Source information
Model confidence (mean pLDDT): 89 of 100. Small-subunit ribosomal RNA, central domain from an uncultured prokaryote, 348 nucleotides, folded computationally. RNAcentral holds the full RNA, with entries from ENA.
Context: one part of a larger RNA
RNA sequence: CUGGGCGUAAAGAGCACGUAGGUGGCGAAGCAAGUCAGGGGUGAAAUCCCAGAGCUCAACUCUGGAACUGCCCUUGAUACUGCUUUUCUAGAGUUUGAGAGAGGCAAGCGGAAUUCCGAGUGUAGAGGUGAAAUUCGUAGAUAUUCGGAGGAACACCAGAGGCGAAGGCGGCUUACUGGCUCAAUACUGACACUGAGGUGCGAAAGCGUGGGGAGCAAACAGGAUUAGAUACCCUGGUAGUCCACGCCGUAAACGAUGGAAGCUAGCUGUUGGGUGGUUUACCAUUCAGUGGCGCAGCUAACGCGUUAAGCACCCCGCCUGGGGAGUACGGUCGCAAGAUUAAAACUC
Numbered sequence: 001c002u003g004g005g006c007g008u009a010a011a012g013a014g015c016a017c018g019u020a021g022g023u024g025g026c027g028a029a030g031c032a033a034g035u036c037a038g039g040g041g042u043g044a045a046a047u048c049c050c051a052g053a054g055c056u057c058a059a060c061u062c063u064g065g066a067a068c069u070g071c072c073c074u075u076g077a078u079a080c081u082g083c084u085u086u087u088c089u090a091g092a093g094u095u096u097g098a099g100a101g102a103g104g105c106a107a108g109c110g111g112a113a114u115u116c117c118g119a120g121u122g123u124a125g126a127g128g129u130g131a132a133a134u135u136c137g138u139a140g141a142u143a144u145u146c147g148g149a150g151g152a153a154c155a156c157c158a159g160a161g162g163c164g165a166a167g168g169c170g171g172c173u174u175a176c177u178g179g180c181u182c183a184a185u186a187c188u189g190a191c192a193c194u195g196a197g198g199u200g201c202g203a204a205a206g207c208g209u210g211g212g213g214a215g216c217a218a219a220c221a222g223g224a225u226u227a228g229a230u231a232c233c234c235u236g237g238u239a240g241u242c243c244a245c246g247c248c249g250u251a252a253a254c255g256a257u258g259g260a261a262g263c264u265a266g267c268u269g270u271u272g273g274g275u276g277g278u279u280u281a282c283c284a285u286u287c288a289g290u291g292g293c294g295c296a297g298c299u300a301a302c303g304c305g306u307u308a309a310g311c312a313c314c315c316c317g318c319c320u321g322g323g324g325a326g327u328a329c330g331g332u333c334g335c336a337a338g339a340u341u342a343a344a345a346c347u348c
């Protein structure tokens, strides 16, 4: 390489858009490039293979045949692929009318709570723990009442619920805005799928500049515990957590399961629509999502099972014994941290 694979053994890119490329629905006509058939030319000799012959045999040599699976020319075939023209509507998209939603972004507003500040009441404790101590408090704490400041997060509703491509999204209102679903008819007429490179998005932590800083809290300090305790527990506490702009580009970025469309028993719940029935409640049915079980089938087993890990097809990514190593070197990117691409010696 071929082959075989990728939920858990090595292996699905974190996610999307999209270039080249690959692949591509139904019918008709034409062409005949691929494809198939006939004929011709060529495919040197030797070698290989087959049948004989010659050296006493063999190796070796000689004779004949076959083969040389290829290329070119020519005559045909037209099912399939391709190309050209044309038709269609089942894929895809558009239109109209409804609908649900923490989808995104910006501005404004709200109440509860913590902390702090001021004032009142009030007196000796309060905190904290397994038990304590560090700590706070007669300079009046804790508790309680009133007033004020500021930042961050939004109890109940709340659900195995919803939305989003993923990351993710939860107080209320307004503006702008993306996607999805259902129903109906009309329209376009294959306009599609995937996607190497590429581009964009991408939790947390971290970085740069400037703000902000209530609570929490790496580092750090102290108190305990302990043989020790650079920890677990406690008292403090700085970066950070928050905002704006810019970087970083990684996660057990997980369904550890790439995308698209087709086919293949059922039962039951739930969310959003539609239709029907004595439509407020309820029942039946259908479409789209999301759960639990389960037949066939698959699987090493566990399990998966119309939301497949079943049966077939198309496209991309990835794997090839363990360690060395996701490391070194080089390249690219980054302010840095580092990211990405990615070996070998050696060893078992």
Base pairs, nucleotide, nucleotide: 004319005318006317007302008301012316014201015200016199017198021194022193023192025088027086028085029084030083031082033081034080035077036076037075038074039073040072041071042070049065050064051063052062053061054060091191092188093187094186095184096183097182098181099180103177104176106174107173108172109171110154115149116148117147118146119145120144121143125136126135162169163168206247207246208245209244210243211242215241216240220236221235222234223233258315259314262311263310266293267292268291269290270289271288272287273286274285275284276283277282297304298303321348322347323346330341331340332339333338